Context: one part of a larger RNA
RNA sequence: UGACGGGAGUCUGCACAAGCGGUGGAGCAUGUGGUUUAAUUCGACAACAAGCGAGGAACCUUACCAAGGCUUGACAUGGUAGUUUGUAGUUGUCUGGAAACAGACAAUGACCGUUAACUCGGAAGCUAUCACAGGUGCUGCAUGGUUGUCGUCAGCUCGUGUCGUGAGAUGUUAGGUUAAGUCCGCUAACGAGCGCAACCCCUAUGUCGUGUUCAAUUGACGCGACAAACUGCAGUCACGAAGACUGAGGAAGGCGGGGAUGACGUCAAAUCAGCAUGGCCCUUAUGCCUUGGGCUACACACGUGCUACAAUGGUGAGUUACAAAGGGGCGCGAAACGGUAACGUGGAGCAAAUCCCAUCAAAGCUCACCUCAGUUCAGAUUGGGGUCUGCAACUCGACCCCAUGAAGAAGGAAUCGCUAGUAACCGUGAAUCAGCCUCGUCACGGUGAAUACGUUCUCAGACUUUGUACA
Numbered sequence: 001u002g003a004c005g006g007g008a009g010u011c012u013g014c015a016c017a018a019g020c021g022g023u024g025g026a027g028c029a030u031g032u033g034g035u036u037u038a039a040u041u042c043g044a045c046a047a048c049a050a051g052c053g054a055g056g057a058a059c060c061u062u063a064c065c066a067a068g069g070c071u072u073g074a075c076a077u078g079g080u081a082g083u084u085u086g087u088a089g090u091u092g093u094c095u096g097g098a099a100a101c102a103g104a105c106a107a108u109g110a111c112c113g114u115u116a117a118c119u120c121g122g123a124a125g126c127u128a129u130c131a132c133a134g135g136u137g138c139u140g141c142a143u144g145g146u147u148g149u150c151g152u153c154a155g156c157u158c159g160u161g162u163c164g165u166g167a168g169a170u171g172u173u174a175g176g177u178u179a180a181g182u183c184c185g186c187u188a189a190c191g192a193g194c195g196c197a198a199c200c201c202c203u204a205u206g207u208c209g210u211g212u213u214c215a216a217u218u219g220a221c222g223c224g225a226c227a228a229a230c231u232g233c234a235g236u237c238a239c240g241a242a243g244a245c246u247g248a249g250g251a252a253g254g255c256g257g258g259g260a261u262g263a264c265g266u267c268a269a270a271u272c273a274g275c276a277u278g279g280c281c282c283u284u285a286u287g288c289c290u291u292g293g294g295c296u297a298c299a300c301a302c303g304u305g306c307u308a309c310a311a312u313g314g315u316g317a318g319u320u321a322c323a324a325a326g327g328g329g330c331g332c333g334a335a336a337c338g339g340u341a342a343c344g345u346g347g348a349g350c351a352a353a354u355c356c357c358a359u360c361a362a363a364g365c366u367c368a369c370c371u372c373a374g375u376u377c378a379g380a381u382u383g384g385g386g387u388c389u390g391c392a393a394c395u396c397g398a399c400c401c402c403a404u405g406a407a408g409a410a411g412g413a414a415u416c417g418c419u420a421g422u423a424a425c426c427g428u429g430a431a432u433c434a435g436c437c438u439c440g441u442c443a444c445g446g447u448g449a450a451u452a453c454g455u456u457c458u459c460a461g462a463c464u465u466u467g468u469a470c471a
Stems, first nucleotide, its partner, number of pairs: 001471002003468003007465007015455002019418005026307008034298002042053002064293007073132001077131008089108008111122003134282002137280003143276002145271003148267001150265001155194006161170003175184002200259004205227007214219001230253001233247005309411001313370006320364001326357003331350002336345003377408001382403007424447007
C1' cells in the first nucleotide's frame, strides 16, 4: 500500500421490512444430473450452468452408433507422365445393391485461335503418380476475437509541485450536498485524462410545413422542423454556498418516463464445436459418402415453465364492444360452396397506410343454466375415426372429431419476482420454419392494483477509520 475481520462509523440498493402474485405439493412441457444403451454426439456447473449454445433433431441438420462403400479423396492449388474430339457434359436403359457405390450399353452433344482436313496449339476433362487436401481430433492453462460477472456500482489514474531515507503519501481527505469523485467549500497542492452527466433514439404537449393509399374539410395519422423545463419565478431553511422543502404557472417539475451507452480492473471465468490461430495428433483413416438407428431411452433427483384445483367461476347464447405492433411473391390468400371440425374446392385482390393474414383480439358487457359435488371443476391418459405437411410421420410431427375422464380439495422446510401504467390478469404478432413437439424466446397493445413506519436484522456494494503473525 492492499486484502481480510463472527471490528467501528456513515451511506446506498425490491437487500430487509410493508404489500401483491408465485415456486416448493399435482398433471403435463422443457433443460440438467444419474442410470441405461451399439450410440443415447459435444459444450455450459455457486452467484455468472440447467426453456443455456439450439431463433425449429422424422431424413437432412448430425458432430454419435451399426452396417455397406471411397482413398489425391466431397472441396483448393500446383508439378510430372500418359491419354481423349464423338471427349467433357446431359438424358435414358440394364446388372448387383437398402442406398452410396461398382460395372455395362445406347442416344444426344461443347469452348478459343488455326487448318484443305479435328490438322495443329490452347483450354477443359480423364488415368497414374507426387506435393497435398481433409479432421466438430487434443490443448480456452499457448492465443486473437467475442461474451458473462462485480455493475450503470462511482469509481480508476496521470503530469508538475510538495512531504517521506524508502515502499509510498498528497491531489482523491475535513464539513455539507447529490443518482453520481455531482457540486459547494476547506485545503500543499494546482491542473488533466478514462468513467458520471450531456450530446443519440423512442415517448408525453403545442405550432408551422408537407403527404396519399385514411377521412371528408379547423381532422386523425405519417414525415420533417421548431418551441417548451432552466430550481427560471415566489416563499422557508442553509456559510443567506452547493442545495433541500413547499407553492404557482404548465402537457410535463426538479434526472419527466424508457432505451442505447458498461471506466481501470476481477474471476488462468466462458468459448479451439461460430470464426481465426501456435503446438501436438490421425492420413486405405480420428478423412469422405450412404442406408438405418440414436440425440426423443427411464427406477429416480434438481431447475425453468404451462394448466389446474373452481362460483371474482364453468358452460351456452348475443350483428355486444374497444387495440397496438408486425408479416406476405416458390408468398399472404378474400367472397362463395362442401365438411360437425381439422381442412378441402375456389381463386378475387395485393410487391401492399390500397389487398390478405385478420376481425367481431381476448379478458370485458348483457341474458340464461349450473349451486359446492372430485361436480356442467380440472383436463392427463387411453381406444377409434380423420385432416395437413413432406420421398417418407413405426421408432419420432402438429391439428380435428367421437368416446375415455387420472392426479389435483391451495401445497412442509424453504424460496423467487415486482415500487406505477409497474405487479397481476388478457389476448395479438414475429423470427427460426416444408411441417412442427412454441406451454420457449423476442416484441405489441388491452384491463389495471396494493404497499414502503423505517434501516435493528439478512444479502450485496461504496467511502472513512481501526486491528493483523496474510501478500

This is a predicted structure of a 471-nucleotide part of an RNA (small-subunit ribosomal RNA, 3' major domain) from a bacterium. The prediction has a mean pLDDT of 81. Its Rfam family is "Bacterial small subunit ribosomal RNA". Rfam links the family to the GO terms ribosome and structural constituent of ribosome. The sequence was found in a public genome assembly.